[in-house]
RNA sequence: AUCCUGGCUCAGAACGAACGCUGGCGGCGUGGUUGAUACAUGCAAGUCGAACGGGAACGUACCUUCGGGGUGCUAGUACAGUGGCGGACGGGUGAGUAACACGUGAUCAACGUACCCUCGGGACCGGGAUAGCCAACCGAAAGGUUGGAUAAUACCGGAUAAGACCACGAUGUCGCAUGGCAUCGAGGUCAAAGGUCCGCCGCCCGGGGAGCGGAUCGCGGCCUAUCAGCUUGUUGGUGAGGUAACGGCUCACCAAGGCGACGACGGGUAGCCGGCCUGAGAGGGCGAUCGGCCACACUGGGACUGAGACACGGCCCAGACUCCUACGGGAGGCAGCAGUGCUGAAUCAUUCACAAUGGGCGAAAGCCUGAUGAUGCGACGCCGCGUGCGGGAUGAAGGCCUUCUGGGUUGUAAACCGCUGUCAGGACUUAGGAAGCUCUGACCAAGUCCAAAGGAAGCACCGGCUAAAUUCGUGCCAGCAGCCGCGGUAAUACGAGUGGUGCAAGCGUUGUUCGGAAUCACUGGGCAUAAAGGGUGCGUAGGCGGCCUUGUAAGUCGGUUGUGAAAGCCCUCGGCUCAACCGGGGAAUUGCAAUCGAUACUGCUUGGCUUGAGGCUGUGAGGGGUGAGCGGAAUUCCAGGUGUAGCGGUGAAAUGCGUAGAUAUCUGGGAGAGCGCCGGCGGCGAAGGCGGCUCACUGGCGCAGUCCUGACGCUGAGGCACGAAAGCGUGGGGAGCAAACAGGAUUAGAUACCCUGGUAGUCCACGCCGUAAACGAUGGGCACUUUGUAGAGGGGGGAGUCGAUCCCCUCUCUGCCGGAGUUAAUGCGUUAAGUGCCCCGCCUGGGGAGUAUGGUCGCAAGGCUAAAACUCAAAGGAAUUGACGGGGGCUCACACAAGCGGUGGAGGAUGUUGUUCAAUUCGAAGCAACGCGAAGAACCUUACCUGGGCUUGACAUGCAGGGAUUAACCCCGUGAAAGCGGGGGGCUUGCCUUAACCGGUGUAACCUGCACAGGUGCUGCAUGGCUGUCGUCAGCUCGUGUCGUGAGAUGUCGGGUUAAGUCCCAUAACGAGCGAAACCCUUUUCGCUAGUUGCCAGCGGUUCGGCCGGGCACUCUGGCGAUACUGCCGGUGUCAAACCGGAGGAAGGUGGGGACGACGUCAAGUCAUCAUGGCCCUUAUGUCCAGGGCUACAAACGUCCUACAAUGGCCGGUACAAAGGGAAGCAAUACCGCGAGGUGGAGCAAAUCCCCAAAGCCGGCCCUAGUUCAGAUUGGAGGCUGCAAUUCGCCUCCAUGAAGGUGGAAUCGCUAGUAACCGGAGAUCAGCCAUGCUCCGGUGAAUCUGUUCCUGAGCCUUGUACACACCGCCCGUCAAGCCACCCAAGUCGGGGGUACCCGAAGUCCGG
Repeated sequence: AUCCUGGCUCAGAACGAACGCUGGCGGCGUGGUUGAUACAUGCAAGUCGAACGGGAACGUACCUUCGGGGUGCUAGUACAGUGGCGGACGGGUGAGUAACACGUGAUCAACGUACCCUCGGGACCGGGAUAGCCAACCGAAAGGUUGGAUAAUACCGGAUAAGACCACGAUGUCGCAUGGCAUCGAGGUCAAAGGUCCGCCGCCCGGGGAGCGGAUCGCGGCCUAUCAGCUUGUUGGUGAGGUAACGGCUCACCAAGGCGACGACGGGUAGCCGGCCUGAGAGGGCGAUCGGCCACACUGGGACUGAGACACGGCCCAGACUCCUACGGGAGGCAGCAGUGCUGAAUCAUUCACAAUGGGCGAAAGCCUGAUGAUGCGACGCCGCGUGCGGGAUGAAGGCCUUCUGGGUUGUAAACCGCUGUCAGGACUUAGGAAGCUCUGACCAAGUCCAAAGGAAGCACCGGCUAAAUUCGUGCCAGCAGCCGCGGUAAUACGAGUGGUGCAAGCGUUGUUCGGAAUCACUGGGCAUAAAGGGUGCGUAGGCGGCCUUGUAAGUCGGUUGUGAAAGCCCUCGGCUCAACCGGGGAAUUGCAAUCGAUACUGCUUGGCUUGAGGCUGUGAGGGGUGAGCGGAAUUCCAGGUGUAGCGGUGAAAUGCGUAGAUAUCUGGGAGAGCGCCGGCGGCGAAGGCGGCUCACUGGCGCAGUCCUGACGCUGAGGCACGAAAGCGUGGGGAGCAAACAGGAUUAGAUACCCUGGUAGUCCACGCCGUAAACGAUGGGCACUUUGUAGAGGGGGGAGUCGAUCCCCUCUCUGCCGGAGUUAAUGCGUUAAGUGCCCCGCCUGGGGAGUAUGGUCGCAAGGCUAAAACUCAAAGGAAUUGACGGGGGCUCACACAAGCGGUGGAGGAUGUUGUUCAAUUCGAAGCAACGCGAAGAACCUUACCUGGGCUUGACAUGCAGGGAUUAACCCCGUGAAAGCGGGGGGCUUGCCUUAACCGGUGUAACCUGCACAGGUGCUGCAUGGCUGUCGUCAGCUCGUGUCGUGAGAUGUCGGGUUAAGUCCCAUAACGAGCGAAACCCUUUUCGCUAGUUGCCAGCGGUUCGGCCGGGCACUCUGGCGAUACUGCCGGUGUCAAACCGGAGGAAGGUGGGGACGACGUCAAGUCAUCAUGGCCCUUAUGUCCAGGGCUACAAACGUCCUACAAUGGCCGGUACAAAGGGAAGCAAUACCGCGAGGUGGAGCAAAUCCCCAAAGCCGGCCCUAGUUCAGAUUGGAGGCUGCAAUUCGCCUCCAUGAAGGUGGAAUCGCUAGUAACCGGAGAUCAGCCAUGCUCCGGUGAAUCUGUUCCUGAGCCUUGUACACACCGCCCGUCAAGCCACCCAAGUCGGGGGUACCCGAAGUCCGG
């Protein structure tokens, strides 16, 4: 990186919302979701005088003795009372309720019904009370007691009875049982009310209707089994009571029933529905507003009245609370409308009107109506409208960005010109809601005109998902965040600006629901490895079930009928200007019920069948199970013999055993456990599991025969049984082995691995436990679907004279490979993980956790069942490419080994760290920083420090002004210099013009000013370029094709071979590119060519030097060529590539060396070579100067030099290079000096001259010594360079003569002209701290024919939980702080159960 699994998250829609910012208008809706909390105040249910009796006052008129009284009016009014109807409707709320409460469909032959409609029949005669009122009395009040008078449509008695009711008889008819209905007969019981304006309104009995109600039943709709058993009026019966009515509704007696896994009982939650939201649908969520039903009315209980109530604004009792009180006692109930307090994220006016609609009463007028109609408040929601429209480029100014003399954008946006008039504002007029006629409007509204672009835009977002980017600020800070994630100095993610995107009087946020989520999967998922098959079987309920046939019609299908209220949704038409909203019609309402039909399939049922299943007969294999007996080998123990010093054990040891005789060996005896060979991906069993032999008992299976039964089958929730090892109980047994334990080792430690011992246990019997990677990680059954091969058991056929054996067919079992198919892939593949059917079990992100708690099982250990809080943005499967491995294979490299010389010890040089310092400038940091940048720090360099100066500047360009002598140059003062100050000096100048250097203009230097210069200041993690490194390693890729869902693979693998992915062969690959190689340079050989070096080669001359003439053969030089290619021979090898050996050759298998470095890695190095983005400094972080520093010095490291000596040192003599350099240069001969060097200067711009060798060789001395080794250090004297050697140069001479006697752990280089040793030259450079660096030649080895190990590398392969890639990942404990939960002495509440005690009102019955 991929595919899959799987969770988390987002984009949509919605809301009775709330919060933030903002807010122009209107219409229609909507508004206490919390506390069924507590309520001040007002109102919300009255009405009827045409049912009845009573009956004022204020006021006013008259009268008056003026004190007042009476009368009329007020007025039969107000008012209360009797009586009637209504207060059971309307309005509110959702506490309770899981229920016939609700929905839907049925039923009542088991019921009620005031007012209304309709039909039939009636209202006769009487009676006694009572409230109000009056009087007296009690009380604070509320209210009450006694006495007296009185009316009615109030109450009572009698009469009548069409009829009703009760019981009896008869007839007819109907029905689902009880039974209903109708008619007739005779018996018993039961009515009434009047009023009036004379229209009428009422009253009584009965029948019917409408509407309303009561009761019953089928079906339907929540969670929980960590609630599994519940129930005594319980279930039924008989009788009685009660009710409008059935009924245990209640009671007495009798019986012992009733309910439950299709979930009783219990717990939790909840008013139900029409509908609303969402969704493609199925479904999921909800039950505000509107409508239907139910329940409730401060809490609990109770009845009364009534047609109706167990009654929201009635009564009684109890309780809590509030209020009044004279303390005796009383009053109250906003979940009606408004309103208040508290609560809460949160929800309005103490408005108007009965005009409309509706309701109550009334004959009516009318009264009442917080129902209702209106208005008000809230952007709370939906809908509509507006905030202007057209023109207008110099693309204004300003802002922002920028690559900055410019451009882009804001942007036709503005200005400016023209136009229009919605809303709001003002003025006037008046439809409609108001009806058949007259009248009636709380409130809303319609029309006309006026003015003026005027009064009216915000909010969120702009990293991806997701539409819209830039600048600045900030610098893991401040902050953001729905998820992923942003922020550590260039942030499209924070904050702001500008710009943009989206919506718009709103926009965002939060909360909640559905969606996406096929993420509980009915539609529509899964379980080998991702979460998921029960350890295995037997079997109950249940589910499912072979072939033919009869009937039925339950399921199923079709038709019809009823119902499925209205509103809503949908379609259509219409009304408000549109829309929202509203009205009419239709459709739909997928449902339920009834009825008629169909009969394929399923069910039920009838009769049959044999193929499923089972049986029978024969036969076969087997570690299937249980019990008993027997056997040999080994081990150990005991006894004895032989025998002696060890044995044993390990990587090596030790503990241990042994002279009291082990081990070893022989003989005899005992004990326990396990059964070698056979033995096998062979056998048996359901699984666990089963292995010596024999016997007894016993389960299952295969094959053959096809005789019997006739679907008898499959699966299987619960249940029952079996169930490895360990473990537990009781009793045995105990040889070996061996947890625990002990000791010895190992180790940093070693509670381990190794060793010596050793107890439970392992064994037996009986009883528990009930688990496991109990695995094929794959439940059981049946059927179907290509092959090959091997093995086991049985049967048949053929060949073979029999037999051994071989071949073929068939049934069953056990394996392997593999096709189609399937799978995310791996894989599976007739033994399915393929294709289907049936049944069971199980899963739903990771962690918490298979844990807690409850239940249950267990002796215990523990098992089974099985959560939540909290937390994470993943956890996971398969496969891919890398990387890694104390994995494997193959192969390389001075990687090791073999060898030679070093480093690490000494002294010194140099670089670095550290420290110091005013400064010791900066960088480089494992390999791959450290004699590195430095191929030259005394000044300079120089970047650092101290001090002194300069400010358009040491340097570039431009502009403006001055500017023709002020410049250059010289001098003076001051100063350390730089610099500052002063003086002198100088017409050489363009053009025009002029008599004239008179004037004008321009210009260099210079001066003044402005733009700007300048910075070795920061960031190498913003960069270019260059470089290091892996690594001269052999690799890295591409095109096309093929394979794979894909990442990717193939090619590039494999067999050979090579230094090499070099080449060959093979090959789903075929080709190609960058690398390797070659081409290039150098070196080695030869040829050609050229000849101011070379040569007596050959000649001549000679001063004897190739010196000269002469020559170009040789050497050489340098230009062009040639040569080497495994070409030839032999062998090996695959007929190959190639390898080995050989010949020839100067050179042989890339001859040696160099240059050359693939894709990439290390945020490797460098902002101080240079370039460069951004940031920073600007009288300084720029620039000039003097002096100092980079050279410091307790210490540490790297790289080197010189040594420690005799293969050496010293002295003398003597020989031979290559390459390179030389004019401000190299410098010869000569002379001076011990020497460095000096004087001097031939020659040479150089194959011509100069710089120019050492080790070696010859001879001598030294004699193992801190030395004739070594040369540090120091003193003295000199030389050279340079303005200048104090800090701080090199060289020489004399003297001095330190450490050092081969260097611990460790470590470096090198494979041949190499290592080692020896010297030479050059760059830089005045000189030089160079022992450095880079080249050059001279002398010139040893060892390796090996790859075990260390290091690094290449290819293939394997594992992986790594991918920042093993310097990875990751586990556990712990400090401090924080969070959640639990325990905790206790403490405070709520609910329920049980037992007992007290007990109000009140109904019924009795008194």

A computed fold for a 1407-nucleotide RNA from an uncultured organism, annotated as small-subunit ribosomal RNA. RNAcentral holds the sequence, with entries from ENA and SILVA. Model confidence (mean pLDDT): 86 of 100. Its Rfam family is "Bacterial small subunit ribosomal RNA". Rfam links the family to the GO terms structural constituent of ribosome and ribosome.